[in-house]
Context: one part of a larger RNA
RNA sequence: GAUUGAACGCUGGCGGCAUGCCUAACACAUGCAAGUCGAACGGUAACAGGACGCUAGGAUCCCUUCGGGGUGACUUUGUCGCUGACGAGUGGCGGACGGGGGAGUAAUGCAUAGGAAUCUACCUAGUAGCGGGGGACAACCUGGUGAAAACCAGGCUAAUACCGCAUAAUCCCUACGGGGCAAAGCAGGGGACCUUCGGGCCUUGCGCUAUUAGAUGAGCCUAUGUCGGAUUAGCUAGUUGGUGAGGUAAUGGCUCACCAAGGCAACGAUCCGUAGCUGGUUUGAGAGGAUGAUCAGCCACACUGGGACUGAGACACGGCCCAGACUCCUACGGGAGGCAGCAGUGGGGAAUAUUGCACAAUGGAGGAAACUCUGAUGCAGCAAUGCCGCGUGUGUGAAGAAGGCCUUAGGGUUGUAAAGCACUUUCAGUAGGGAGGAAAAGUAAGUAGUUAAUAACUGCUUACCCUGACGUUACCUACAGAAGAAGCACCGGCUAACUCCGUGCCAGCAGCCGCGGUAAUACGGAGGGUGCAAGCGUUAAUC
Numbered sequence: 001g002a003u004u005g006a007a008c009g010c011u012g013g014c015g016g017c018a019u020g021c022c023u024a025a026c027a028c029a030u031g032c033a034a035g036u037c038g039a040a041c042g043g044u045a046a047c048a049g050g051a052c053g054c055u056a057g058g059a060u061c062c063c064u065u066c067g068g069g070g071u072g073a074c075u076u077u078g079u080c081g082c083u084g085a086c087g088a089g090u091g092g093c094g095g096a097c098g099g100g101g102g103a104g105u106a107a108u109g110c111a112u113a114g115g116a117a118u119c120u121a122c123c124u125a126g127u128a129g130c131g132g133g134g135g136a137c138a139a140c141c142u143g144g145u146g147a148a149a150a151c152c153a154g155g156c157u158a159a160u161a162c163c164g165c166a167u168a169a170u171c172c173c174u175a176c177g178g179g180g181c182a183a184a185g186c187a188g189g190g191g192a193c194c195u196u197c198g199g200g201c202c203u204u205g206c207g208c209u210a211u212u213a214g215a216u217g218a219g220c221c222u223a224u225g226u227c228g229g230a231u232u233a234g235c236u237a238g239u240u241g242g243u244g245a246g247g248u249a250a251u252g253g254c255u256c257a258c259c260a261a262g263g264c265a266a267c268g269a270u271c272c273g274u275a276g277c278u279g280g281u282u283u284g285a286g287a288g289g290a291u292g293a294u295c296a297g298c299c300a301c302a303c304u305g306g307g308a309c310u311g312a313g314a315c316a317c318g319g320c321c322c323a324g325a326c327u328c329c330u331a332c333g334g335g336a337g338g339c340a341g342c343a344g345u346g347g348g349g350a351a352u353a354u355u356g357c358a359c360a361a362u363g364g365a366g367g368a369a370a371c372u373c374u375g376a377u378g379c380a381g382c383a384a385u386g387c388c389g390c391g392u393g394u395g396u397g398a399a400g401a402a403g404g405c406c407u408u409a410g411g412g413u414u415g416u417a418a419a420g421c422a423c424u425u426u427c428a429g430u431a432g433g434g435a436g437g438a439a440a441a442g443u444a445a446g447u448a449g450u451u452a453a454u455a456a457c458u459g460c461u462u463a464c465c466c467u468g469a470c471g472u473u474a475c476c477u478a479c480a481g482a483a484g485a486a487g488c489a490c491c492g493g494c495u496a497a498c499u500c501c502g503u504g505c506c507a508g509c510a511g512c513c514g515c516g517g518u519a520a521u522a523c524g525g526a527g528g529g530u531g532c533a534a535g536c537g538u539u540a541a542u543c
Base pairs, nucleotide, nucleotide: 001543002542003541004540006539007538008537009536010535013390014389015388016387017386018385019383020382021348026346027345028344030343031342032341035093036092037091040090041089043086044085047084048083049082050080051079052078056075057074061070062069063068100301102299109226110225111224112223113222114221115220118218119217123214124213125212126211127210128209129208130207131165133163134162140155141154142153143152144151145150171180172179173178185206186205187204188203189202190201193200194199227273228272229271234264235263236262239261240260241259242258243257244256245255246254276298277297278296279295280291281290282289283288303324304323305322306321307320326337327336328335329334354380356379357378358377362376363374364373365372366371393423394422395421396420403414404413405412406411427484429479430478431477432476433475437470442464443463444462445461446460447459448458449457487532488531489530490529491528492513493512494511498527499526500525501524502523508515509514
């Protein structure tokens, strides 16, 4: 000099863009952070509509012998899943993504370059198929246990849930003779024909099964590189290799039986300490050094330790089981929990923010879609934490005013500085206007494909109709008035900037040299000056 996720002191006008627990991977109150699908299913707890019926009140209208009778909108009440929908349940897909912090890990990691013995839901392209049956279990009902969490028994029922049978182009096994393996339906529309009026049948779309290939993602292997310590010199029995078997999606001591006695190491094995790695960041002319916040890729972790289940994928942050520590509930028998998600609390600390708004955009999950969910994300709030930009006025103005300070007492300086005069109005303030972030989706028409079809569906085009958290947006215009806006450090040398007073080796300063013991440009104050400037200094850290 440059830099920082900085902190502290003094000071502080505005905006844009970034960044914000580096410490206790310490403990957590509360709310939210993963759901969705009724176009898979049985259903109907709630809401709305409809139909039907009933009790009571009863507007209106009609008749009336004026006593009353009839009609009956509306309100009250009941039934029906009939319709829109939908709590709980069965089922499907997703909860393996997204989000977090870096404890562990010195190599089962990461980076680069290769490899062969593998799997891959959803997606894309192709080939072939979707026939015919069965028995259950939830929900529900009944009964029971328990304080609760929850659980048990009996009975009924549906499915794209489950299980046989048939078929097998392909695929798998094979002794090449042969053998084995599958599926599910749902929704829209409809001219003939059939109909038990439910539908069949035809067709379109989605879906399902088998398989081939692709894409994407993942698992595995090899080489090279990857911190310090030798005051760590030997380490190793599944250890090293082989044969056979098991296991895995797959290779392999991955596991097991048997056999052999190997394997690593001064080119640093083993042990100990430290540490997530990288793209990068920072410094430097470079070589190199230091570093790994934000952003991006990979890894590992989810109270601590262990385990598997489900699944295409996990040994699974907001799933399960066991053990442990801790916290909470309890009727003492037993139960519940896991913020290293977003906010927030306590604690620790020099130190680090709101228990905010919205799904409008982008993206994700589910869904045919409308849509729902989304603390991802988009925004807003707080903080000079950083970078960048702007402002705090401009011109004129010598009687060189007053005051301050110095003085050789003449004057000098503060200083065109102020006042005065003439202007301007950025930003802030008030008022008005006002983009872009919005394209979709939806409705209607036209056209092409499909089809028996002018229907439905899909694609394209056109028109209409809307959708904004931010937001009192950006931006523009008007109004008023210099009006609301400057500090901090330093002035002995290094190092730009000097005098007076006070103090008297005291009080104090100090990065180094060093100042201070009665004329201190070095301490404290003042005047003046120098440097930076909404910041300036100090401390810490790196080059």
Source information: The part of an RNA shown here (small-subunit ribosomal RNA, 5' domain) has 543 nucleotides and comes from an uncultured prokaryote. Its Rfam family is "Bacterial small subunit ribosomal RNA". RNAcentral holds the full RNA, with entries from ENA. Its mean pLDDT, the model's own confidence on a scale to 100, is 85.